[in-house]
RNA sequence: CACUGAAAAAGGCAAACCUGCUGAAAAGCAGGGACGCAAAAUUACCGGUCUAAGGGGCUCUGCUCUAUGACAGCGGGAUCGCCAGA
Repeated sequence: CACUGAAAAAGGCAAACCUGCUGAAAAGCAGGGACGCAAAAUUACCGGUCUAAGGGGCUCUGCUCUAUGACAGCGGGAUCGCCAGA
C1' cells in the first nucleotide's frame, strides 16, 4: 500500500416518529429519539428515484409533460479515513 471485516478495542453516525423553523413541493436544518450502518464520512460525475413553483400542452375551476429543485441511509465512480489480521 492492497485485500478482508470472523473475533476484538476505542469510538462514530443516526431511520421511523415527535417538536420548531425554511421551502410551492420533494426535501433540508436544529432538538429529542434509535431502525440500523465498516465508511450510514465527503462529493450530484454516471445511472436511478422523488417533487413540479415556473414554463408548455389539453378534452381546461382540472389533468398532463418538463428540472434549473431534491435524494449520498438507491446503485456505481472519485476523494479522505479508525482498528485488527481469522
The prediction has a mean pLDDT of 91. c-di-GMP-I riboswitch aptamer from a Nitrosomonadales bacterium, 86 nucleotides, folded computationally. Rfam family: c-di-GMP-I riboswitch aptamer. About the family: GEMM was predicted in a large-scale screen for bacterial structured RNA regulatory elements. Taxonomically the source falls in Nitrosomonadales (Bacteria, Pseudomonadati, Pseudomonadota, Betaproteobacteria).